c-di-AMP riboswitch aptamer (ydaO/yuaA leader) from Geobacter sp., 158 nucleotides, folded computationally. Of the family's consensus pairs, 96% are formed in the model. Taxonomically the source falls in Geobacter (Bacteria, Pseudomonadati, Desulfuromonadia, Geobacterales). Its Rfam family is "c-di-AMP riboswitch aptamer (ydaO/yuaA leader)". The literature on the family includes a 2004 paper in Proc Natl Acad Sci U S A by Barrick et al., "New RNA motifs suggest an expanded scope for riboswitches in bacterial genetic control". Rfam describes the family as follows. This family represents a conserved RNA structure found upstream of the ydaO and yuaA genes in Bacillus subtilis and related genes in other bacteria. The ydaO/yuaA element is thought to act as a genetic 'off' switch for the ydaO and yuaA genes in its native state.

RNA sequence: UAGCAACUGUAGCCGAGACCCGCGGACGACCGCGGGUGCGGGGGACCCAAUCUUUCGGGGCGAAUUUCGGACACCUCUCAAUGUCGAGCGGUGUUUGAAUAGGAUACUUUCAAGUCCGAGCCCGGCAGCUAACCUCGUAGGCGUGUGGAAGGACACGU
Numbered sequence: 001u002a003g004c005a006a007c008u009g010u011a012g013c014c015g016a017g018a019c020c021c022g023c024g025g026a027c028g029a030c031c032g033c034g035g036g037u038g039c040g041g042g043g044g045a046c047c048c049a050a051u052c053u054u055u056c057g058g059g060g061c062g063a064a065u066u067u068c069g070g071a072c073a074c075c076u077c078u079c080a081a082u083g084u085c086g087a088g089c090g091g092u093g094u095u096u097g098a099a100u101a102g103g104a105u106a107c108u109u110u111c112a113a114g115u116c117c118g119a120g121c122c123c124g125g126c127a128g129c130u131a132a133c134c135u136c137g138u139a140g141g142c143g144u145g146u147g148g149a150a151g152g153a154c155a156c157g158u
Base pairs, nucleotide, nucleotide: 006158007157008155009154010153012142013141014140018037019036020035021034022033023032024031025030038138039137040136041135042134043133048128057126058123059122060121061120066099067098068097069096070095071094072093073092074091075090077088078087079086102117103116104115105114107151108150109149110148111147112146
């Protein structure tokens, strides 16, 4: 000096949402616009599948579906009432609980425990799959520290 092995330590998460180039703002950080690569989504033949749909449906992204109650409002039908107010079943919407398919949990995978989530948005009458082809996006929001097993990366050392 190089290699190998062991020990010690370190690493952010959800999400497709990252990187490069050019121009401009203002030299830079940063911001905006454009182009490209990568990643992600949608549309779209034969074949296959399906035999439905119809102004009340249908569809897409997403883990975010489904079930059972409570309250309120509206509507159809039946019964009752006919000094004026109800009852029952069903449907729709809003809201509120309890669950649930499913999802996340910090280097990666897996097992267990614990803790969370189980939303929202969009298309606009319309779309199964789908090669070629066409097209859109490249945001936003946050904070983990539990244990076992296996496997790598990096760093100063022993």